[in-house]
């Protein structure tokens, strides 16, 4: 440098469905009567806001399923900086760069936070599972050495057993590390 592996693997697009929600908002009527808005802009006695009744009635984000695309720091998250978006700032959202953390998915937590939510996401803690590498051990296969056994024969040989070493692959146990890692070329 190229190609790959982990698997309830990661992320994006599109379509459908439920939820969001009979909510927000709007029309009409009644009561009250000056504020509404994060700050402004703006709106408001030609009735703000609040309450009740009536009629109409969403959307975004998130979720599930299907399909498709790109992939294996895939991606997520935290911090800083810059740009864009929205009437203007703030909050917020998106993108890019730099730096830090995380191998991966899952369960649990009446922890924190986002969320309409008991769905789900994120952070943290914890529990096993799983992949990979390193170290140590066990089992298996082959081979070498030593010992002794069985059959046959008396020069040879074959079979299988115990111990030790070596090699290779596989399985398994324990401990530990981290993706700038691991495997092959």
């Nucleotide at each position: 440098g190229u190609a790959g592996a982990g698997g309830u693997g990661c992320a994006g697009g599109c379509a459908u469905u439920a939820u969001c929600a009979g909510u927000a908002g709007c029309u009409u009527u009644u009561u009250u009567g000056a504020g509404c808005g994060g700050a402004u802009a703006g709106c408001g006695g030609a009735g703000a806001g609040a309450a009740a009744a009536u009629g109409c009635g969403a959307a975004a984000g998130g979720a599930a399923u299907g399909u498709u695309u790109g992939c294996c720091g895939a991606a997520a998250u935290c911090g800083a900086u810059a740009a864009a978006g929205g009437g203007u700032c703030g909050u917020c959202u998106u993108u890019a760069u730099c730096g830090g953390u995380u191998g991966g998915g899952g369960g649990c937590g009446u922890u924190a936070u986002c969320g309409a939510a008991c769905a789900g996401g994120u952070a943290c803690g914890u529990c096993a599972c799983u992949g990979u590498c390193a170290u140590a051990g066990u089992u298996u296969u082959a081979u070498u050495a030593a010992c002794g056994g069985u059959u046959a024969u008396c020069g040879c040989a074959a079979c299988g057993g115990u111990u030790a070493g070596u090699a290779a692959g596989a399985a398994u146990u324990a401990u530990g590390g981290a993706g700038c890692g691991c495997u092959a070329c």